[in-house]
A computed fold for a 1227-nucleotide part of an RNA from candidate division MSBL1 archaeon SCGC-AAA259E17, annotated as large-subunit ribosomal RNA, half B. RNAcentral holds the full RNA, with entries from Rfam. Model confidence (mean pLDDT): 81 of 100.
Context: one part of a larger RNA
């Protein structure tokens, strides 16, 4: 320290986003219970009262069971005594309710309900799975099933049918295969035309379909607002309701309650950015692990933190992973791809080991989920391209019969045909002199039909012999009769269509298997049309100071930039072009322009007329820019070269290139103008523009292919049209927060860097306010600057990831100082102020709203500064904001969906290697070993800050009114270190009371959180106690002295004197490892022996090398150089230390300190003291009653300040520190 758990004075949410979390509260009996209300509810509303044990009785009960009531006795702090066991109320939003969900971040307001409302179905329905068979709703039948939509119940549910869907009608537009007619053709393809279904088109109904639901201007007798009017528009212009809302940007809207304060809550208002009526409005009792304010209770959330248990941390045994792993020496400052332990400069730093934090390693984790790229990907949307299943609709095929009705055609038959004139109802032409009648004529009658209303016609009947014609007249034309033709009609049968009905036998379907039902329809095949995100397959540009929106800098031309040769960037600057002209082209000739001055004309002149001047200041189609008077500019005359064909080089055009534009020189043909030389392949020149692949069209048959062959059809060469403006030219819409992969710091959000317009401050100048007066104080136009806290700009680091806003919680630093300290000026009498100057030693707060930073408030403060440290601090913490995934609302879109709009809910990993902090330790080294007591290089501090009261003093000062200071004292308040007498906490040592159950009652004890509850010493604590001087020395601002440069004057240049809470001391604290590794006291030592080597080696010491122990600092062995004399091994001695042992109350993760070790009180026991608890067992006595009179009996007294304990304070050697082991200098 963690986790889990108890406790807590005094306040009682201050704490925080938020009462999270904890705490209250609880059983069962009585007793009482409010607004509201759907009358059920609310309700366990709320708030009281009571609960043990013993004696006795009474009820109910078969009761010695269980149960319920009385009465008396009696004991605790406390009787559901543990355990078990809601805190409550009060307003609001949501959703009525119970329920249901994203297994593993969301439980909600989302779904879902019943209730409402709508569309579809009459069963071989309709919907759905399925390629079909076939199946499922349902062995159900409209009170029933499927589908949308809203969401209980009450009140309610307004206008709009213009768009878009869905229904309906209408057959006049439009419309494919067939089919029919025509053309063309030897036939055909191929064209035309008619027929004509769905669908479009038309006309209408539906808005509990998808949807929508306006602006402007004036007006009332205070204002102020408009009942009211005017205009403009629409399909309709938002009704009731509700309304800064889970929807209001502005905003924290006004107002009012609540409250010390309120960015909150509730209640009003109503100026609704952008409420709104089944995408439901509005309002509600009940219910909600739902969102949000309030109050009461309660508390360690907090003011402040304490203390105590248990497990972990940590010690010891055992056993034993993983991430990670260039190297390991760190700080300061610098530099660098601009954030470094490694580089640079400087300073520091003996070595290893343990504990502990987690600054730092842009700390491990995961090739960044934000952003951009990518001719990546998937999921989803539609009015995106293209298609496919589905669905309707026409045709043939499976497909047969018969009736009617009707349409077309074409043929018989019949009948109709009125202009005027005419006897009259004269269809056209032609023949033509007769015809027709007993096979029944005129006339009459009923009937049908037509009808110009004159009548004509036809059949039946009756009748029973006669009726026309030519002829006359009229007239264009003369019906006796026959022949053809035309219109209309009407009746036949014939084809063909189409509507209806009927059969059956194909084919369905059902069946009792006999048939029934329906029926050529429909079912299915094909061939057409029409619909069609249901479903697929895919597209949905590019520059771009990130993307996106916007723009085109995306194809041209011209000017400047452009840096005097070309060439040259930028979302640089100014501007054009996507044409136009039959003259605005050729040519040949002639002329000068703008403009000004003078005249003339005129009632008047900028303009017409005359001269003179005039290098262009005009014109040149149009942008500039150049070029043009000898003209290119302006008139005329003639024409059309604005020509066909073919070459060669060049320019626009940077290596090389398409199309185009343009230009030199040409050649052939055929022209125009000019006497002619000679110009002319458009425009004075630089823009004016377009691959393949397809279509079209021209020429020429020169050539390919199909056919036996000729035609005719395609096609190849050459030329032209037809467009890609994204303009070297895919055929093309969005959306993603459900996203996915690959890349990028080639490119954004954060931090950092560089810059600093903005920003914050500082200065110069002084126009002017200050009654006068520029600088008490304020300070304009302006100008110079400082910093690197705003907020841009740039895109340098970092996208195989450097966690983002506040808070917290802890350190630091700067000075532009807020207060404290010392000074200056004043428009400073005093007090209190304003400005400046030096000063960063300390301080710099509590609280409401808000997720805030910041602000605003509320009441203190001497004051409640201002920044930075990766907008310091997430391997420290929260997660309220903002930023995944679910949900609502408003607003945006036809929709997926989206909104620096609101709104509710939503995972914060990592066992610290290195290094750093802050501690504890083991070693080595310090020139013989040790004890001990010291100095004190360095080094760190605030250990101390600040008010108030008193007194000075009602004094200086002032006209008062008011009102100081210097010094001196006394008290707080923050801080800081110490400590436990006191108070207080806690005390799982202890003592006592108590429930349940166990151990057979009793005594005596486990368990149940120490069961719970009273109490509590030591110890640890704080909310208690204790301390926590001023002086010296140097300075800042400032204030002075002397004093010249400058015969004066000056605080300065030279000296010298003063002056702050700052700065060094004096106080405290760490410091011999201070490598210059102290310095003093003291003590032991320079010995002793065994055994070996050696007489010139060996062996010490200094240099040096070599080998070797140790993690290392650092030893040890050999070897060489110099010095220089015994030396090795073991043993003992031996100042002195350690281990090992007993302990710690003083010290303690380990280790380490510190004590004690028989010459001893060190720890236990045992004894006294003092202290805690609060009267023990056992006995006797008494006890309310009740007895079978033997006794039971909760409980009191007395024995008894008892027992029961103690971590303090002494005594006492009974037990245990017994016996014992190491190391050490030695010259």
């Nucleotide at each position: 320290c963690c986790c889990a758990g108890a406790c807590u004075a005094g306040g009682g949410a201050a704490a925080u986003c938020g009462g999270c979390a904890a705490a209250u509260u609880a059983g069962c009996c009585c007793c009482g219970u409010a607004c509201c209300u759907u009358u059920g509810g609310a309700a366990g509303a709320a708030g009281g009262g009571g609960u043990g044990c013993c004696u006795g009785c009474c009820c109910u009960g078969c009761g010695a069971a269980a149960g319920g009531g009385c009465a008396g006795g009696u004991c605790g702090c406390a009787g559901u005594g543990a355990c078990c066991a809601g805190g409550g109320g009060g307003g609001u939003c949501c959703g009525a309710c119970u329920g249901u969900u994203u297994a593993a971040u969301a439980a909600a307001a989302a779904c879902a309900u019943a209730g409402c409302c709508a569309a579809c179905c009459g069963c071989g329905a309709g919907u759905c799975c399925g390629a079909a068979a076939g199946g499922a709703u349902g062995a159900g039948u409209a009170c029933g099933g499927u589908u949308g939509g809203u969401g209980a119940a009450u009140c309610c549910u307004g206008c709009c049918c213009a768009g878009u869907a869905g229904c309906g009608g209408c057959u006049u537009g439009u419309c494919a295969a067939g089919c029919a007619g025509g053309g063309u053709u030897a036939c055909a393809a191929c064209c035309c035309u008619g027929u004509g279904a769905a669908g479009c088109g038309c006309c209408g109904c539906u808005a509990g379909a998808c949807g929508g639901c306006g602006g402007g201007g004036g007006u009332a007798a205070c204002u102020a607002u408009a009942a009211c009017c005017c205009u403009c528009u629409u399909a309709a212009g938002g009704u009731a309701a509700c309304g800064a809302a889970g929807u209001g940007c502005c905003u924290u809207g006004c107002c009012g309650c609540u409250g010390a304060a309120u960015u909150g809550g509730c209640g009003g208002c109503u100026u609704g950015c952008a409420u709104g009526a089944a995408c439901g409005g509005a309002c509600c009792a009940a219910c909600g692990a739902g969102a949000c304010c309030c109050c009461c209770a309660c508390u360690g959330u907090c003011c402040c933190a304490g203390u105590c248990u248990g497990g972990g941390u940590c010690c010891c045994g055992g056993u034993g992973a993983a991430c990670c792993u260039a190297c390991g020496a760190u700080c300061u400052g610098g530099c660098g791809c601009a954030g470094a332990g490694u580089c640079c400069a400087g300073a520091u730093a003996c070595u290893c080991c343990c504990g502990u934090a987690g600054g730092g390693a842009a700390g491990c984790g995961a090739a960044g989920a934000c952003c951009c790229c990518g001719u990546g990907g998937a999921g989803c949307u539609u009015a995106a391209c293209u298609g496919c299943a589905g669905g309707c609709u026409g045709c043939c095929g499976u497909u047969g019969g018969a009736g009617u009705u009707u349409g077309g055609u074409g043929g018989a038959c019949g009948a109709u045909g009125u202009a005027a004139a005419g006897u009259g109802u004269a269809g056209g032409c032609g023949g033509g002199a007769g015809c027709c009648g007993u096979c029944g004529a005129a006339g009459c009658c009923a009937a049908g039909c037509c009808g110009c209303c004159a009548g004509g016609u036809u059949u039946g009947g009756u009748g029973g012999a006669g009726g026309c014609g030519u002829c006359c007249a009229u007239g264009u034309a003369a019906c006796a009769c026959c022949g053809c033709c035309c219109a209309c009609c009407g009746u036949c049968g014939a084809c063909c269509g189409a509507g209806u009905u009927c059969c059956u036998a194909a084919c369905u379907a059902c069946u009792u298997c006999g048939g029934u039902a329906g029926a050529a329809c429909a079912g299915u095949g094909g061939c057409a049309g029409u619909u069609g995100g249901g479903c697929a397959g895919u597209u949905u540009c590019g520059c771009u100071g990130g993307g996106g929106c916007g723009g085109c800098a995306g194809c041209c031309c011209c000017u400047c930039g452009a840096a005097a040769a070309a060439c040259u960037a930028u979302c640089g600057a100014g501007g054009g072009g996507g044409u136009c002209c039959a003259a605005c082209g050729g040519u040949c000739g002639g002329c000068u322009u703008a403009g000004g001055c003078g005249g003339g004309u005129c009632a008047g002149a900028a303009g017409u007329c005359c001269g003179c001047c005039g290098u262009a200041a005009a014109g040149g189609a149009c942008a500039a820019g150049g070029c043009c008077a000898g003209a290119a500019g302006c008139c005329g005359g003639c024409c059309u070269a604005a020509c066909u064909g073919u070459g060669u080089c060049c320019u626009c055009a940077a290596c090389a290139c398409a199309g185009g534009a343009g230009g030199a020189c040409g050649c052939a043909g055929g022209g125009a103008c000019a006497a002619a030389a000679g110009u002319c392949a458009g425009g004075c020149c630089u823009a004016g523009c377009g691959a393949a692949c397809c279509c079209c069209g021209a020429u020429g048959u020169u050539c390919c292919c199909c056919u036996u062959a000729c035609u005719g059809a395609g096609g190849a060469c050459u030329c032209g049209g037809g467009a890609u403006g994204a303009c070297a030219g895919a055929a093309a819409a969005g959306c993603u927060a459900c996203c996915c992969c690959g890349g990028g710091g080639a490119u954004a959000a954060c931090a950092g860097a560089g810059u600093u317009g903005u920003c914050u401050c500082c200065c110069c100048c002084a126009a002017g306010a200050g009654c006068c007066c520029g600088u008490a104080u304020c300070g304009a136009c302006g100008g110079g600057g400082a910093g690197g806290c705003u907020u841009g700009c740039u895109a340098c680091c970092u996208c195989g990831a450097u966690g983002u806003c506040g808070g917290u919680u802890c350190u630091u630093c700067g000075c532009a100082u807020c207060c404290u300290g010392g000074c200056c000026g004043u428009g400073c009498a005093g007090c209190a102020g304003c400005g400046g100057c030096c000063a960063a030693g300390g301080g710099u707060a509590g609280g409401g709203u808000u997720g805030u930073u910041c602000g605003c408030c509320c009441g203190u403060u001497a004051a409640a500064g201002c920044g930075g440290a990766u907008c310091g601090u997430g391997a420290g913490c929260u997660g309220g904001g903002u930023u995944u995934a679910g949900a609502c609302c408003g607003u945006c879109g036809u929709g997926a969906g989206a909104c620096a709009g609101g709104u509710c809910g939503g995972a914060c990993g990592c066992u610290a290697u290195c290094u750093u902090g802050c501690g504890g330790g083991a070693g080595u080294g310090u020139c013989g070993g040790a004890u001990g007591c010291c100095u004190g290089a360095g080094g760190g501090u605030a250990a101390g800050g600040u008010a108030g009261c008193u007194u000075c003093a009602g004094u200086a000062c002032g006209a008062g009114a008011g009102g100081a200071a210097c010094g001196a004292g006394c008290u707080g308040c923050c801080g800081g270190c110490g400590c436990c007498u006191c108070u207080a906490g806690u005390g799982u040592a202890c003592c006592g009371g108590u429930u349940g159950u166990c151990c057979g009652a009793u005594a005596g004890g486990g368990c149940a959180c120490u069961g719970c509850c009273g109490g509590g010493u030591a110890g640890c604590c704080a909310c208690g106690c204790g301390c926590c001087g001023g002086u010296c020395g140097a300075u800042a601002a400032g204030g002075g002295c002397u004093g010249a440069a400058a015969g004066c004057a000056u605080c300065u240049a030279a000296g010298c004197c003063u002056g702050a809470a700052g700065c060094g001391a004096u106080u405290c604290c760490c410091g011999a490892a201070a490598a210059u590794a102290g310095g003093c006291a003291u003590c032991c030592a320079a010995u002793c022996u065994u055994g070996g080597c050696c007489a010139a080696u060996a062996u010490u010491c200094c240099g040096g090398g070599a080998c070797u122990g140790g993690u290392a600092a650092c030893g040890g062995u050999c070897c060489c150089g110099g010095a220089g004399c015994g030396c090795c091994a073991g043993g003992a001695c031996a100042a002195a230390g350690g281990c090992a042992g007993g302990g710690g109350c003083u010290a303690g993760a380990a280790g380490a300190c510190c004590c004690c070790g028989u010459u001893g009180a060190u720890g236990g026991a045992c004894c006294g003291g003092g202290g805690g608890u609060g009267u023990a067992a056992g006995c006797g006595c008494g006890a309310a009653g009740c007895u079978u009179c033997g006794g039971c009996g909760a409980c009191g007294c007395g024995u008894u300040c008892a027992g029961c304990c103690c971590a303090c304070c002494g005594g006492c050697c009974c037990c245990a520190a017994u016996a014992g082991c190491c190391u050490a200098a030695g010259g």